[in-house]
RNA sequence: AGGGUGGACCAUCCGAUCGCGGGGGCUUCGUGCCUCCGAGGAAAGUCCGGGCACCGUAGGGCAGGGUGCCAGUUAACGGCUGGGCGCGUAAAGCGACGGCACGUGCAACAGAAAGCAGACCGCCACGCCUUCGGGCGCGGUAAGGGUGAAACGGUGCGGUAAGAGCGCACCAGUGCCCCCGGAGACGGGGGUAGCUAGGUAAACCCCACCCGGUGCAAGGUCCGAUAUGGAGAGAGGGCUUGCCCGGCCCGCUACGCAUCUCCGGGUCGACCGCUCGAGGCGCACGGCGACGUGCGUCCCAGACAGAUGAUCGGACCCGCCCCUCGGGGCGGCGACAGAACCCGGCUUAUCGGUCCACCUGCACG
RNA sequence: GCCAAUGUAGCUCAGCGGUAGAGCAGCCGAUUCGUAAUCGGCAGGUCGUCAGUUCAAAUCUGACCAUUGGCUCCA
Numbered sequence: 001a002g003g004g005u006g007g008a009c010c011a012u013c014c015g016a017u018c019g020c021g022g023g024g025g026c027u028u029c030g031u032g033c034c035u036c037c038g039a040g041g042a043a044a045g046u047c048c049g050g051g052c053a054c055c056g057u058a059g060g061g062c063a064g065g066g067u068g069c070c071a072g073u074u075a076a077c078g079g080c081u082g083g084g085c086g087c088g089u090a091a092a093g094c095g096a097c098g099g100c101a102c103g104u105g106c107a108a109c110a111g112a113a114a115g116c117a118g119a120c121c122g123c124c125a126c127g128c129c130u131u132c133g134g135g136c137g138c139g140g141u142a143a144g145g146g147u148g149a150a151a152c153g154g155u156g157c158g159g160u161a162a163g164a165g166c167g168c169a170c171c172a173g174u175g176c177c178c179c180c181g182g183a184g185a186c187g188g189g190g191g192u193a194g195c196u197a198g199g200u201a202a203a204c205c206c207c208a209c210c211c212g213g214u215g216c217a218a219g220g221u222c223c224g225a226u227a228u229g230g231a232g233a234g235a236g237g238g239c240u241u242g243c244c245c246g247g248c249c250c251g252c253u254a255c256g257c258a259u260c261u262c263c264g265g266g267u268c269g270a271c272c273g274c275u276c277g278a279g280g281c282g283c284a285c286g287g288c289g290a291c292g293u294g295c296g297u298c299c300c301a302g303a304c305a306g307a308u309g310a311u312c313g314g315a316c317c318c319g320c321c322c323c324u325c326g327g328g329g330c331g332g333c334g335a336c337a338g339a340a341c342c343c344g345g346c347u348u349a350u351c352g353g354u355c356c357a358c359c360u361g362c363a364c365g
Numbered sequence: 366g367c368c369a370a371u372g373u374a375g376c377u378c379a380g381c382g383g384u385a386g387a388g389c390a391g392c393c394g395a396u397u398c399g400u401a402a403u404c405g406g407c408a409g410g411u412c413g414u415c416a417g418u419u420c421a422a423a424u425c426u427g428a429c430c431a432u433u434g435g436c437u438c439c440a
Stems, first nucleotide, its partner, number of pairs: 002360009012315007020038007040336001044347002047345005052215004059245004064211005069083005084097001085095003098206002103204002105200002120145002122141003126137004153171006172196002174193008219272004229263005236250004265439002279298008316334001317332006366436007375389004383420001391407005413429005
C1' cells in the first nucleotide's frame, strides 16, 4: 500500500411567509394578541427484562415456559463488562459454550455389517475333490479393498498360519489419583489404567437456577342515555393459571331469582392515569471495565382520528454541459422512517459523511 | 395500542426429522353422433424469505416478511 475488525458522533443547514398540537400570560371579552416548547437513532418488530395498575391474595404440588462455562454489574434481563475454553494468521473478531463413560430413542439410501458391531472381496490353517490351473466345505482374521455423513485411536517394530493393543516404543485423547497456580471457570506438571467409551439433548430426558395472571382498550372519577327486554342451558357455579389440594364469594327445586351462552337496547362524552424520569449534560472520586457514589446545572412532545407541515429564496450534496480554471448554467430533489403509559436492552431498516482505536498469515515491493 | 393464529401445486388441505402427497381444477387419450359424467395417463412445488442445529430440515431453533382473527364502557 492493499485487505480486514471494532467503536463514537451527525442524520442536510439558514432566512422569510402561511399553518398545526400543547403550556403560560394579557384581554376592549369579539375572540384576538404576546411568549415558550414541539419526534428518532431506530419512535419500528413487539423478541426479552422491569416500573406502574388491577385481579375475593399471589399458599402448596404437578404440569408448562425460560436460561445454561466462571465471576461481576444492574430495578431486572436471554443485556452488558472482565476472565476461561474453542474457531480464526490476527484484531476491542466469531461461538444457544452444562450433561450422551444416568436411562430411553433415532440414523433414510448405499453397504456383508450401523451400536455391548460386522466376513462381500481379500488373507490364512485344516478336510475333501482335482483335468494340478484350481474348486467346494468348515473355521480363523478387521492389516488391505469397496460402501457411507459416520465402520470402534495413529505410526513403527515385534509377534503370528494369517492377523489383531496381542506385546512394546513414540504420539493423540480420556478416566482416576497426587502436587502447584487461580476466588472460580480453568491452566501447568507428575503418576497410573491398554481405557480408546462414535454422533445426536435447537430428541425425550437428567442437573442447577428463574417465572402468579392480565396489560394504560390496565385502572379510577364525573355527567348523560336505555328495556331489572327476549330465547336457551342450569345444580352447582364463579374468582386466581392448564389440572389437583387449600382459600374466598354466590346459589341449591324457584313465576328455576347463582351462573353461563346467544340475540336485542343504550352510549361511544369529559377528566385523571399522562409524563420530572432507574432523566439529560458537565465535573470529581472509586473500579481494568460494565457500573457506582457525590456535587453542580437543565426542563426536553403529550395528541385521542391522533400536531411536528407547506411555499419561496439561498447554501451544501449528486449528475450533465460550458469554461478565460476562478467560476457559471441546467436538472435531481437528498436515506430509513415517524412518538401514543414510561424506562433498560436486543434485533431489523438506513442516502451520505466525520473522527477514533486496532489487526494484518500466505503472496508482492 | 395490546394479544393470538396461519403461510405446502391454480384452489382447499394432509404430511411434523429420511425420495413432498390427496381432492377439485388443467392437458392428452378412451367411451359417445356430440357434450357432460365415467375410465386410463401426464404435467405442475426454491414447502413465505434468510440464517443456524443435524450426516440429513416442509418438519427443530432464531430473525424478518405477509395475511387473518380477537380485545371499549353501561344496564
Predicted 3D model of RNase P RNA and transfer RNA as a complex of 440 nucleotides. It holds a member of the Rfam family "Bacterial RNase P class A". Rfam classes the family as a ribozyme. Model confidence (mean pLDDT): 78 of 100.